[in-house]
This is a predicted structure of a 523-nucleotide part of an RNA (small-subunit ribosomal RNA, 5' domain) from an uncultured prokaryote.

Context: one part of a larger RNA
RNA sequence: GAUUGAACGCUGGCGGCAGGCCUAACACAUGCAAGUCGAACGGUAACAGCAGGAGCGGUGUGAGUAGAGCGGCGGACGGGGGAGUAACGCGUGGGAAUCUACCCAGUAGCGGGGGAUAGCCCGGAGAAAUCCGGAUUAAUACCGCAUACGCCCUACGGGGGAAAGCAGGGGAUCUUCGGACCUUGCGCUAUUGGAGAAGCCUGCGUCGGAUUAGCUAGUUGGUGGGGUAAAGGCCCACCAAGGCGACGAUCCGUAGCUGGUCUGAGAGGAUGAUCAGCCACACUGGGACUGAGACACGGCCCAGACUCCUACGGGAGGCAGCAGUAGGGAAUAUUGCGCAAUGGAGGAAACUCUGACGCAGCAAUGCCACGUGAGUGAGGAAUGCCUUCGGGUUGUAAAGCACUUUCAGUAGAGAGGAAAAGUUAGUCGUUAAUAGCGGCUAACCCUGACGUUACCUACAGAAGAAGCACCGGCAAACUCCGUGCCAGCAGCCGCGGUAAUACGGAGGGUGCGAGCGUUAAUC
Numbered sequence: 001g002a003u004u005g006a007a008c009g010c011u012g013g014c015g016g017c018a019g020g021c022c023u024a025a026c027a028c029a030u031g032c033a034a035g036u037c038g039a040a041c042g043g044u045a046a047c048a049g050c051a052g053g054a055g056c057g058g059u060g061u062g063a064g065u066a067g068a069g070c071g072g073c074g075g076a077c078g079g080g081g082g083a084g085u086a087a088c089g090c091g092u093g094g095g096a097a098u099c100u101a102c103c104c105a106g107u108a109g110c111g112g113g114g115g116a117u118a119g120c121c122c123g124g125a126g127a128a129a130u131c132c133g134g135a136u137u138a139a140u141a142c143c144g145c146a147u148a149c150g151c152c153c154u155a156c157g158g159g160g161g162a163a164a165g166c167a168g169g170g171g172a173u174c175u176u177c178g179g180a181c182c183u184u185g186c187g188c189u190a191u192u193g194g195a196g197a198a199g200c201c202u203g204c205g206u207c208g209g210a211u212u213a214g215c216u217a218g219u220u221g222g223u224g225g226g227g228u229a230a231a232g233g234c235c236c237a238c239c240a241a242g243g244c245g246a247c248g249a250u251c252c253g254u255a256g257c258u259g260g261u262c263u264g265a266g267a268g269g270a271u272g273a274u275c276a277g278c279c280a281c282a283c284u285g286g287g288a289c290u291g292a293g294a295c296a297c298g299g300c301c302c303a304g305a306c307u308c309c310u311a312c313g314g315g316a317g318g319c320a321g322c323a324g325u326a327g328g329g330a331a332u333a334u335u336g337c338g339c340a341a342u343g344g345a346g347g348a349a350a351c352u353c354u355g356a357c358g359c360a361g362c363a364a365u366g367c368c369a370c371g372u373g374a375g376u377g378a379g380g381a382a383u384g385c386c387u388u389c390g391g392g393u394u395g396u397a398a399a400g401c402a403c404u405u406u407c408a409g410u411a412g413a414g415a416g417g418a419a420a421a422g423u424u425a426g427u428c429g430u431u432a433a434u435a436g437c438g439g440c441u442a443a444c445c446c447u448g449a450c451g452u453u454a455c456c457u458a459c460a461g462a463a464g465a466a467g468c469a470c471c472g473g474c475a476a477a478c479u480c481c482g483u484g485c486c487a488g489c490a491g492c493c494g495c496g497g498u499a500a501u502a503c504g505g506a507g508g509g510u511g512c513g514a515g516c517g518u519u520a521a522u523c
Base pairs, nucleotide, nucleotide: 001523002522003521004520006519007518008517009516010515013370015368016367017366018365020362021328027325028324030323031322032321035073036072037071041069047064049061050060051059080281082279089206090205091204092203093202094201095200098198100196103194104193105192106191107190108189109188110187111145113143114142121134122133123132124131125130151160152159153158165186166185167184168183169182170181173180174179207253208252209251214244215243216242219241220240221239222238223237224236225235226234256278257277258276259275260271261270262269263268283304284303285302286301287300306317307316308315309314334360336359337358338357342356343354344353345352346351373403375401376400384393385392386391407464409459410458411457412456417450422444423443424442425441426440427439428438429437430436467512468511469510470509471508472493473492474491478507479506480505481504482503488495489494
């Protein structure tokens, strides 16, 4: 000199953008943060419609529909903090023995049956959490049968393995008047390829300590097996006796790694906040289940510590999600608004959910921009300070005169973020069809948290807006008074013991300026 996720002192007008628990991976009250689908299914409270009825909350019916249930998809993404990890963890370059739900393209199929179970109802136990028994019922839930191009095992025969329907529309035909049947869309099964994702192996690189020199028995390799989606001591039986190490093994300490960031002419040094990629973690330790994917932050089981409820028999919990609380600390914000946009989950869609996200709030934390007025004004007013008592300086500074109105204030006007989605019409495709569905085009209408938005216009009046540090040398800036090795200053050299430009005050000056200094830290 540059820099910072900074803090402290004094001071403080406005805006844009960005960042904001670096410490206790300490403990957490409260609310919210992952649901969705009735176009898979049985069914249905309340409400509105219709019918019956003396009446209805109580009956029937059809359609919409809450909560709960069964079922599907999603809760493996998104969000968090960095404890552990010196490791194929990360970075980079290669590799072969794998898997992949949803998505895209292709091929083939979706035939015929069965038995249950939750919910509901009845009964019982318990303070609760919840649990038990009985009867009954549905499915895109579950299980057989058939079929098997392709697929897997054997490689000559042969053997094994699948499925589910739902919704919209309809001309002829049939009908038990429910429908069959046809068709479209979605869905389902098997399989091939792709895309994107994931698992595995490996060359090289990746902090300090030798006051750590030897380490290792599943250890190193082989054979055979088991296991996995998959290679492999990954695991097991047997056999051999190997493997690593001064090119630093082992041990100890420290640490998430990277793109990057800061500094520097560079080489390098330091660092890893925000943003992005990867990894590991989710009260501590262990375990598996489900699933395409987890050994799973807001899932399950066991053990432990802690907290809470209890009728003492027994139960409940996990903010390193967003806010917020206590504590720790020099120190770090609101228990805010909205799904309008972008993105995500579910759904055919409307839509629902979304503390992701978009915004607002707080604090000069930082960067950037603007303002606190500009012109004129000498009798060089007054005051203060100095003085050789003549004067000098404060100083065009003020006052005065004539102007301007940025920003803030008040009032008004007012984009863009909305090219989303929906309805209607036309056209194309599918089709027996002018239905229906899908694609494209056009028209119409609706939807904004921010928001009293940005921007613009008008109004009034200089009106509301300057401080901080320093002035001995380094290093820009000097005098007086007080003090008298005292009180004090100090980054280094050093100042202070009666004329202190170095302490304290004043006047003056210098530097920066909504900041200025100090401390800490890096180059």

The full RNA is in RNAcentral, with records from ENA.